[in-house]
Molecule: RNase P RNA; transfer RNA
Organism: Allostellaceae bacterium
RNA sequence: CCAGACGGUCGGAUGGCCGCUCACGGCGAUUCGCCGGGGGAGGAAAGUCCGGGCUCCAUGGAGGCACGGUGCCGGGUAACGCCCGGCGGGGGCGACCCUAGGGAAAGUGCCACAGAAACACACCGCCGAGCCCAUGCUGUCCCCUUCGAGGGAUCGCCUGGGCGGCAAGGGUGAAAUGGUGCGGUAAGAGCGCACCGCGCCGCCGGCAACGGCGGCGGCAGGGCAAACCCCACCGGGAGCAAGACCAAGUAGGAGCGGCAGGCACGGUCGCGAGGCCGUGCCGGGCGGGCCUUCCGCGCCGCCGCUCGGGUCGGUCGCGCGAGGCGUUCGGCGACGAACGUCCCAGAUGAAUGGCCAUCCCCGCCUCGGUUCGGGGCGGGACAGAACCCGGCUUACAGACCGUCUGGCGUC
RNA sequence: GUCCCCGUAGCUCAGCAGGAUAGAGCAACAGUUUCCUAAACUGUGGGUCGCAGGUUCGAGUCCUGCCGGGGACGCCA
Numbered sequence: 001c002c003a004g005a006c007g008g009u010c011g012g013a014u015g016g017c018c019g020c021u022c023a024c025g026g027c028g029a030u031u032c033g034c035c036g037g038g039g040g041a042g043g044a045a046a047g048u049c050c051g052g053g054c055u056c057c058a059u060g061g062a063g064g065c066a067c068g069g070u071g072c073c074g075g076g077u078a079a080c081g082c083c084c085g086g087c088g089g090g091g092g093c094g095a096c097c098c099u100a101g102g103g104a105a106a107g108u109g110c111c112a113c114a115g116a117a118a119c120a121c122a123c124c125g126c127c128g129a130g131c132c133c134a135u136g137c138u139g140u141c142c143c144c145u146u147c148g149a150g151g152g153a154u155c156g157c158c159u160g161g162g163c164g165g166c167a168a169g170g171g172u173g174a175a176a177u178g179g180u181g182c183g184g185u186a187a188g189a190g191c192g193c194a195c196c197g198c199g200c201c202g203c204c205g206g207c208a209a210c211g212g213c214g215g216c217g218g219c220a221g222g223g224c225a226a227a228c229c230c231c232a233c234c235g236g237g238a239g240c241a242a243g244a245c246c247a248a249g250u251a252g253g254a255g256c257g258g259c260a261g262g263c264a265c266g267g268u269c270g271c272g273a274g275g276c277c278g279u280g281c282c283g284g285g286c287g288g289g290c291c292u293u294c295c296g297c298g299c300c301g302c303c304g305c306u307c308g309g310g311u312c313g314g315u316c317g318c319g320c321g322a323g324g325c326g327u328u329c330g331g332c333g334a335c336g337a338a339c340g341u342c343c344c345a346g347a348u349g350a351a352u353g354g355c356c357a358u359c360c361c362c363g364c365c366u367c368g369g370u371u372c373g374g375g376g377c378g379g380g381a382c383a384g385a386a387c388c389c390g391g392c393u394u395a396c397a398g399a400c401c402g403u404c405u406g407g408c409g410u411c
Numbered sequence: 412g413u414c415c416c417c418g419u420a421g422c423u424c425a426g427c428a429g430g431a432u433a434g435a436g437c438a439a440c441a442g443u444u445u446c447c448u449a450a451a452c453u454g455u456g457g458g459u460c461g462c463a464g465g466u467u468c469g470a471g472u473c474c475u476g477c478c479g480g481g482g483a484c485g486c487c488a
Stems, first nucleotide, its partner, number of pairs: 001407010012359007020040003024036005042382001046393002049391005054239004060295003064291001067235005072086005087101001088099004102230002107228002109224003123170002125166003130163005136157002139154005178196006197219001198217008243316004253307007261282009284300004309487002323342008360380009412484007421437004430468001439455005461477005
């Protein structure tokens, strides 16, 4: 100097003028106005994807079934699916990066096409050791015959076929029952052996995941669990339109459905059986944002859905908090502890803005001009609190810092 | 603000607990028929399955993250 990896910070500055909003103080004033000195968006305020605080709900206690989530180990944290440090696997020359990474011998399911076969196989092929058949040759024996010729039995061999043996090779596929080599065999094969892989056991190191070493085992039976499932752990639900209060106003209405009872009296409709409404008594009934049982709790019929009516005003919740900043200490780190210091947005059609000047950065044009200087024009992102925190993810013009890797050149 | 749903051809929709060329109707285009048009009949083209990453041998389908669109929800009695 070039190429790259990782981590972090900032994300315009200053001044003037005109506005907006909030709380405080003062003055005038009935809700408002004026004056004064102050506070006033973000690293993501976003997506609403996780975890909490807070609030309400019959969150209740016990038992059971479902449902959802998470998934190597250890740690951090209020908690987490987040973060940190490790382990295993994969990628890169390297700095470093990626990794939903428990269980497939509990069970079920799926594995298209191709292929013989996708879970328990043999298409082509290899073999001819064993059994059977056929043909041919040689030998031996027997029978018939006048000699040849012929017939029969049998040992061996050749060839072919069947039963059979094999899984090495070919072929199919994403995947074919460990891989390479040597031996072995009829041919083969963990059949035997060596190395590698794998499983089990023991020892050592480590809190652990796991690693190393040694021994044993000839392999112990494919893949998918981001398919159902099993195992372990976690989880009650809804959400500031939660919720509390004040004020105003209406029809304390209607229909459908689910679960629930009897009696008496009165009214009303109906020819009647009976229906509807109201009251009382007894029994109990109903109700859980999945179900059931017992205890407890609420209501007197309970619950759900739909339609209709009224309102769509105000106050609180609502800004001191797992708070910010700095120093020191502990820890590899995430983070924690102690001390000091600071108070730092609260709108509700919703404030936090606009203009000008100077400076900063970038681009274009132009003038003088080799570097450089002057002038003009344009641009400076993503995006904006709405109950509050911790994370994750996504968007982002540009600027800066630190650590490290590979290569080239010079000394 | 909170909660929920949906993206497949120009439009409306299918696509079965993942399997190879992704379908149907309407529309479009071409042809037949007709004097011409419509209707009818025959045929054809047309898709980044919203985007990206992952799991798997294989993704429209399963998982995660984005993008776009739509809907519902207050209080009182």